[in-house]
Predicted 3D model of a 1396-nucleotide RNA (small-subunit ribosomal RNA) from an uncultured bacterium. Rfam family: Bacterial small subunit ribosomal RNA.
RNA sequence: GAGUUUGAUCCUGGCUCAGGAUGAACGCUAGCGGCAGGCUUAAUACAUGCAAGUCGUGGGGCAGCAUGUCCCGCAGCAAUGCGGGAUGAUGGCGACCGGCAAACGGGUGCGGAACACGUACACAACCUUCCUUUUAGUGGGGAAUAGCCCGGGGAAACCCGGAUUAAUACCCCGUAAUAUAAUGAAGUGGCAUCACUUUAUUAUUAUAGCAGCAAUGCGCUUAAAGAUGGGUGUGCGACUGAUUAGGCAGUUGGCGGGGUAACGGCCCACCAAACCUACGAUCAGUAACUGGUGUGAGAGCACGACCAGUCACACGGGCACUGAGACACGGGCCCGACUCCUACGGGAGGCAGCAGUAAGGAAUAUUGGUCAAUGGACGCAAGUCUGAACCAGCCAUGCCGCGUGGAGGAUGAAGGUCCUCUGGAUUGUAAACUUCUUUUAUCUGGGAAGAAAUCCACGAAUUCUUUUGUGGUUGACGGUACCAGAUGAAUAAGCACCGGCUAACUCCGUGCCAGCAGCCGCGGUAAUACGGAGGGUGCAAGCGUUAUCCGGAUUCACUGGGUUUAAAGGGUGCGUAGGUGGGCAGGUAAGUCAGUGGUGAAAUCUCCGGGCUUAACUCGGAAACUGCCAUUGAUACUAUCUGUCUUGAAUACCGUGGAGGUCAGCGGAAUAUGUCAUGUAGCGGUGAAAUGCUUAGAUAUGACAUAGAACACCAAUUGCGAAGGCAGCUGGCUACACGAAUAUUGACACUGAUGCACGAAAGCGUGGGGAUCAAACAGGAUUAGAUACCCUGGUAGUCCACGCCCUAAACGAUGGAUACUCGACAUACGCGAUAUACUGUGUGUGUCUGAGCGAAAGCAUUAAGUAUCCCACCUGGGAAGUACGAUCGCAAGAUUGAAACUCAAAGGAAUUGGCGGGGGUCCGCACAAGCGGUGGAGCAUGUGGUUUAAUUCGAGGCUACGCGAAGAACCUUAUCCUAGUCUUGACAUGCACGGAUUAACUCCUGGAAACAGGAGCCAGGCCUUCGGGUACAACGUGCACAGGUGCUGCAUGGCUGUCGUCAGCUCGUGUCGUGAGAUGUCGCGUUAAGUCGCUUAACGAGCGAAACCCUUGUCUCCAGUUGCCAGCGGGUCAUGCCGGGGACUCUGGAGAGACUGCCGGUGUUAAACCGGAGGAAGGUGGGGAUGACGUCAAGUCCUCAUGGCCUUUAUGACUAGGGCUGCACACGUCCUACAAUGGCACGCAUAAAGGGAUGCAAACUCGCGAGAGCAAGCAAAUCCCAAAAAACGUGCCCCAGUUCGGAUUGCAGGCUGCAACCCGCCUGCAUGAAGCCGGAAUCGCUAGUAAUCGCGGAUCAGAAUGCCGCGGUGAAUGUGUUCCUGAGCCUUGCACACAC
Repeated sequence: GAGUUUGAUCCUGGCUCAGGAUGAACGCUAGCGGCAGGCUUAAUACAUGCAAGUCGUGGGGCAGCAUGUCCCGCAGCAAUGCGGGAUGAUGGCGACCGGCAAACGGGUGCGGAACACGUACACAACCUUCCUUUUAGUGGGGAAUAGCCCGGGGAAACCCGGAUUAAUACCCCGUAAUAUAAUGAAGUGGCAUCACUUUAUUAUUAUAGCAGCAAUGCGCUUAAAGAUGGGUGUGCGACUGAUUAGGCAGUUGGCGGGGUAACGGCCCACCAAACCUACGAUCAGUAACUGGUGUGAGAGCACGACCAGUCACACGGGCACUGAGACACGGGCCCGACUCCUACGGGAGGCAGCAGUAAGGAAUAUUGGUCAAUGGACGCAAGUCUGAACCAGCCAUGCCGCGUGGAGGAUGAAGGUCCUCUGGAUUGUAAACUUCUUUUAUCUGGGAAGAAAUCCACGAAUUCUUUUGUGGUUGACGGUACCAGAUGAAUAAGCACCGGCUAACUCCGUGCCAGCAGCCGCGGUAAUACGGAGGGUGCAAGCGUUAUCCGGAUUCACUGGGUUUAAAGGGUGCGUAGGUGGGCAGGUAAGUCAGUGGUGAAAUCUCCGGGCUUAACUCGGAAACUGCCAUUGAUACUAUCUGUCUUGAAUACCGUGGAGGUCAGCGGAAUAUGUCAUGUAGCGGUGAAAUGCUUAGAUAUGACAUAGAACACCAAUUGCGAAGGCAGCUGGCUACACGAAUAUUGACACUGAUGCACGAAAGCGUGGGGAUCAAACAGGAUUAGAUACCCUGGUAGUCCACGCCCUAAACGAUGGAUACUCGACAUACGCGAUAUACUGUGUGUGUCUGAGCGAAAGCAUUAAGUAUCCCACCUGGGAAGUACGAUCGCAAGAUUGAAACUCAAAGGAAUUGGCGGGGGUCCGCACAAGCGGUGGAGCAUGUGGUUUAAUUCGAGGCUACGCGAAGAACCUUAUCCUAGUCUUGACAUGCACGGAUUAACUCCUGGAAACAGGAGCCAGGCCUUCGGGUACAACGUGCACAGGUGCUGCAUGGCUGUCGUCAGCUCGUGUCGUGAGAUGUCGCGUUAAGUCGCUUAACGAGCGAAACCCUUGUCUCCAGUUGCCAGCGGGUCAUGCCGGGGACUCUGGAGAGACUGCCGGUGUUAAACCGGAGGAAGGUGGGGAUGACGUCAAGUCCUCAUGGCCUUUAUGACUAGGGCUGCACACGUCCUACAAUGGCACGCAUAAAGGGAUGCAAACUCGCGAGAGCAAGCAAAUCCCAAAAAACGUGCCCCAGUUCGGAUUGCAGGCUGCAACCCGCCUGCAUGAAGCCGGAAUCGCUAGUAAUCGCGGAUCAGAAUGCCGCGGUGAAUGUGUUCCUGAGCCUUGCACACAC
């Protein structure tokens, strides 16, 4: 820096990622070289070999080797060779005595929280072999003992006895000091114990020889000094835990001894009682420490492999010896564990040296070479030894470098992949092909540096010592590095990833499966997230994963955080330690600052150079090592000491205030109880009831008495108190705050861990008290239940005294103190001015607001602002304030207070929505007021269910259910069922071939038909040389393909429903807000309306509303047939029938008209509303069309279109019959009724809107009728359907299952149609069911509406009680918004956002 909490936002906060690193491991892969590194685990056990020896110039000797000499034997003429013996005579040397080394080098990190380590000092309290310098000396003597020899024991290891022997082994004597010890004297120095210097006396203590012809060399002893190495002490530094708070008896100190190289309780005897500790003792856990390493901007954090310094350890533990040095890795003794040998009596051993083995483990190498170099031990030296070291081997473990080729090359090849697929894109200049180069690998040849010395030979210089020159000798690595030549692109690329973070995208497969995943999260049929492929990205001899560390994380915050609400202020005060602290002056110089000196090992890091071809690596130089110590100086600040001051603080005097505390006394109201009285049937209680009380007299009322508790009004936004808290009145005691003006003290102050005290309510103990109220409990209700809410009772308790408990949302969710920083208003109590107004001032209590702060809400002189000081507390959510431990408590419990595990969030504030049995406002047939229905009956129709071979499919709360379907007998119709058929197909386009006798038409046979077979018949276009040619249509064959009412409406378009004809939904610019967003669109009025007006940080605009459109209502003008007929004329029984007419109706064109325009009132001078006038119509006149942004993954793939999937002799096509109409049942929507506002009969009047040629059909005739026959007219303002019906008039019926009602059924007919059986409609006669107004519930309607009455149309051969229209008659009620329901706006709460 990013991802992740949310619908979105800001913040808090955790989790996760990108970076770097590693002694790493694992997976895949692998060409070369250089430089490094390589048991992090079992300080587990170890076979085998090697890792410490050397000196013969210390010694006695001589086993083995070599040589010499002598003797003997054999061979030989001899020289000589071979063999044996003797001889330590010589080189040399096993074992032994002796010297030095073995205390170094090498390994490991067990232990240890400590002066072990780091750093700086100190030792006046010490040692130091070998080395250097200097001093003095090296005389004499002695006794042993290894070895060897002899003997013995034992399995062995080894041991014992005897005899004899040497030394640079051991001892004695002499000499000896600046050594050591004792006793003195003088002087100097030190912080001190004291030390040093000079000096006197006495005493004690040394020694070793060897080599050499010699010179001489190497040694030995003493003393002093140096160097080196060690020892000791001290300051400071460096882990975790307080759920470890007290620890300690040699403990702390002293005196005197012992011991040590040396100080010291190091050890001992005695004496004292100290010592350490909250600045963390003691205890527990963990750990080798450091230079440094990794990371980081730094501060830090983590680590301590390799390299270097120190420490510790050497099978576990202990102990000492030797020695200059050890309490000793490859020495010793003892105990223990383990392993091995054994003759069972005893013995041996210690890889945390180098290799190596086993084991453990994710995991770490060769039983290699050489002493050539460097270094070490011994030696005079040669030299010997050296698993130190130098090299090589193994391992991509890391870092660094090189290569796997370079250039040209477009038919952009083939192949692969993808796509919108005649083709294009990509792989990709990539390949092929042409040409060039040769690092590396291979072969051949040459070939180092590292070597200087020592030593040997020769020479030179030099008084000695010694120095120096020349030549020679010595290389494990290694024939290695390196160089040259030859051949030839020849020998050499993988791994991870591609949803976001994070660079890189498509196809296929899979279908919440298989799987992925660091976090968020992918996968349920179109997965850039799984698996494969193509392509791409990143790194590259490596790449990924895992583990760990730092970073990011300012997420423990010193640099550099917080605590009102996110985690976090202790319940409050007093006060100890501690921290912090007013003004002035002076002294000191601890902190602080500066200079200088010492130290801060080397390596590392940084810089500059050098060497390997470069780099890594390495060498040289510089710088740095931010630290510690010492010293000199400065003195502002802090500190400290001294003096002083008054403003902080406190005290005294005077006054004021208050429910401050405590103790005692007193009071009235209310309540309950008791007694008496009046009085009678209920009281009480609730939403409604019941339990309860009451005729044994309640409730109510009155009087009296008793008891306990609490104190109405005053009373408040009030007051007091540290907090908890405090309220009738009076008094006693007591604390506090404030004011005014003086005086006094002179920093006496602030905070405050531990501690102490106080601390509501509840609870506990003892003893009282007990009226009310009231946990528990009981009963009654409520409820699905009701261990609750409500009611009736009721015990602890509530009250008092004393003692505990010690917690609260103990809250201002805000610790205390001081100072500073704009204002306004209110209020309590003081004080000042003359005063009640007003004003000044002080201390409190509040509200609003500015700067500032804050994530915001908000805070804002009573800060959450600006600063200082002190205390407390926080570090993701849960587990959990739980467990364990400890302390306190009588108990209840309180305080302190985790972890395992689990999640990727938990959370704060604010925003927009949605929701609320929240609020306000407003609207709607939403309710109310009415009218009529549904739900009950019968029937019609749709749906569910059920049945069936099939009952095709869809629609499902409102918004499915007389819906798709404006009309299923066949057809329709859907492979819904049964049966029979076809396969380029019932339908489309294209190609190839045939193609004039084929199609069409007519007919015959089989068949249920489709279909199959057969016969007859006859054409057409263009060109033409009239011979013919050619093409098309149709048909046949074969290819492409057709077809699908198959799936997915959750892949879609289009269309539609619904909220809703509800008044809403947005945008631009500006402004406000960190932001999501807000404003506008809110507020006040008003409207049917976001309609309009006013106000206004908004100003404008758009989609909606309205208007424009159609229709209807009035009038005018124009026109006048098929419509009309007032006037004129003619005619009929009668009729606009005729001539005519345009007045009227009407028709259909054009206009007018209505706009709150006018008047009055109200209203803000507005918008608008109310009333009125005029008008046919009045406030959008009525009706219609018109449906914003969006919601319901609403409906439809079966109208149509369409992606994907599926099917292709079938899920396509054709045909016949059946089914969609089946029926115990349930629901929706209608129709008809139940009757008298009616039914029936007769008479009689008046519409509108439509339809009509495969049609409407008059009139006439027949039939009871449906209808039939015949037939005029009409493509229709002309003719027809066509009769309107209710209404009205008259008559009958007389309240009944009827003269209501018409279902059902029988018979007889009519119509349509190939065909009315399943399964049509109508007519007549007969039959005459249920039903007497419908439970809970529920629907429609506000005016020409409901209700009621008929008429027409679409579909249609026929088949409406449905649907769509038309007119006739024609109401009632409401002028309200409490409630139900739905919607709009504002506001409020929210832990909701797939949104109750």